[in-house]
RNA sequence: GCCGGGAUAGCUCAAUGGUAGAGCAGGCGAUUCGUAAUCGCCCGAUGAGAGUUCAAUUCUCUCUCCCGGCU
Numbered sequence: 001g002c003c004g005g006g007a008u009a010g011c012u013c014a015a016u017g018g019u020a021g022a023g024c025a026g027g028c029g030a031u032u033c034g035u036a037a038u039c040g041c042c043c044g045a046u047g048a049g050a051g052u053u054c055a056a057u058u059c060u061c062u063c064u065c066c067c068g069g070c071u
Base pairs, nucleotide, nucleotide: 001070002069003068004067005066006065007064010024011023012022013021018054026042027041028040029039030038047063048062049061050060051059
């Protein structure tokens, strides 16, 4: 330098262009004599910028970062 994959909640991962979800973690409550476990509720996220579209995590372009391959 070229090619491919990836970036979503504190962490690990989902999501046919149509209300962004789950598990663990965190907070509150229930249960218990108490703790753990269990159950319920809550908090919390789309790497940055532009374009297409009525509507973009999703499609297109550019940039940043990470991983792999080629030279």